[in-house]
RNA sequence: UAAGGCGGCCGGGCGGUCGCCCCGGUUCGCCGGGGAGGAAAGUCCGGACUCCGCCAGGCAGGGCGCUGGGUAACGCCCAGGCGUCUCGUUCAUUCGAGGCGACGGCAAGUGCCGCAGAGAGCAGUCCGCCGAUGGCCUCGGGGAACCGGGGCACAGGCAAGGGUGAAAGGGUGCGGUAAGAGCGCACCAGGCCGCGCGGCGACGCGGGCGCUGGUAAACCCCGCCCGGAGCAAGGCCGAAUAGGGGGGCGAUGCGCGCCUGGACGCGCCCCCGGGUAGGCCGCUCGACCCUUUCGGCAACGGGAGGGCUAGAUAGAUGACCGCCGCCCGCAAGGGUACAGAAUCCGGCUUAUAGGCCGCCUUGGCUC
RNA sequence: GGCCCCGUAGCUCAACGGCAGAGCGCCGGGCUUUUAACCCGGGCGUUUUGGGUUCGAAUCCCAACGGGGCCA
Numbered sequence: 001u002a003a004g005g006c007g008g009c010c011g012g013g014c015g016g017u018c019g020c021c022c023c024g025g026u027u028c029g030c031c032g033g034g035g036a037g038g039a040a041a042g043u044c045c046g047g048a049c050u051c052c053g054c055c056a057g058g059c060a061g062g063g064c065g066c067u068g069g070g071u072a073a074c075g076c077c078c079a080g081g082c083g084u085c086u087c088g089u090u091c092a093u094u095c096g097a098g099g100c101g102a103c104g105g106c107a108a109g110u111g112c113c114g115c116a117g118a119g120a121g122c123a124g125u126c127c128g129c130c131g132a133u134g135g136c137c138u139c140g141g142g143g144a145a146c147c148g149g150g151g152c153a154c155a156g157g158c159a160a161g162g163g164u165g166a167a168a169g170g171g172u173g174c175g176g177u178a179a180g181a182g183c184g185c186a187c188c189a190g191g192c193c194g195c196g197c198g199g200c201g202a203c204g205c206g207g208g209c210g211c212u213g214g215u216a217a218a219c220c221c222c223g224c225c226c227g228g229a230g231c232a233a234g235g236c237c238g239a240a241u242a243g244g245g246g247g248g249c250g251a252u253g254c255g256c257g258c259c260u261g262g263a264c265g266c267g268c269c270c271c272c273g274g275g276u277a278g279g280c281c282g283c284u285c286g287a288c289c290c291u292u293u294c295g296g297c298a299a300c301g302g303g304a305g306g307g308c309u310a311g312a313u314a315g316a317u318g319a320c321c322g323c324c325g326c327c328c329g330c331a332a333g334g335g336u337a338c339a340g341a342a343u344c345c346g347g348c349u350u351a352u353a354g355g356c357c358g359c360c361u362u363g364g365c366u367c
Numbered sequence: 368g369g370c371c372c373c374g375u376a377g378c379u380c381a382a383c384g385g386c387a388g389a390g391c392g393c394c395g396g397g398c399u400u401u402u403a404a405c406c407c408g409g410g411c412g413u414u415u416u417g418g419g420u421u422c423g424a425a426u427c428c429c430a431a432c433g434g435g436g437c438c439a
Stems, first nucleotide, its partner, number of pairs: 001363010012324007020035006037338001041349002044347005049230004061226005066080005081103001082101007104221002109219002111215003126162002128158003133155002135152007170188006189212002191209003195206004234281004244272005255266003288307008325336004368438007377391004385422001392411001393409005415431005
């Protein structure tokens, strides 16, 4: 210096005029102060808060899942382990950098593995190999028992090679054998062990056992977590009209309903409480922000000092103008991302023009 | 604002993790003077999109997009 990768940050600035919402002051004329985001989004996780339920615990159901730590909590974050991929490097997955990983258990049990193929799980023999042993045929020897040679593929043995398939029952090599096979041995991959050493641990290095299909984002097992609902939660005040309950009501009496009487109902007056419209609270000072220091590899935690930073309720945060920045264009001129609070907070995910900073890898040039 | 459900052919719906089908509609041919009806044949399709698990995904998991429902 160029390309690529990873991580972090910003995401227009200054001024003027007129408005909108909130707070404070007011001599009611006005004056002063504050007013969107990194995602305010999706509502995917976790909490605070509120109401309901509740002795505790369990069942059912759901979620999470390497290890250690952080946190109010988490499916988040940090550090580490293991696996895998890319690039460079090396005799070599030998070393380095970076990315990704729902990463407990299939050596607990059960299920599934279509088509093809002989066989898909205490597997199987289609082609093939062998036929040592037993059998049959034949040749030679022998008096005979029998012995030796050759053949058949009948009993039987095999799982190397071919073929099917995603997968054929760990892989490669040597030995072994009639032919073969973890049958034996060496190395490699994985598993198991009351094994040794290191590490808090995941795990690593070594030893022993020939133990060896895959699948749990299949049922399931193991461990941990979860009572339910959500600010339209929930609480307070509370009309008009309609409706509900009680009283006047006992007696006489009035009107209507009934053929008549009683009882009852309606009409009249008074009182009571519930809900609705509407208003208020919840509502924004909080696991908060900035600076600094200490502990820690880090996430984060402790201390000190300072700060107050939207709170509306169908929803305010806007419009116009001037100068500057950036992009396109010869110029005139045009454009300036994604998007916008709704109880609050911690995360994740998704959208995002342009710009800045740091680190890593590789190439070129120069010293 | 909050809480749920769904997405398969042009439309309405099916499909134990194993070659995505049915009816209507559409296209071509036949019958008919012609149309309808009827008969024969056919494509109907990146299973909303992207990624993951698996030998294999419409189906299982995650994210996005779109649509619908409910609430003192």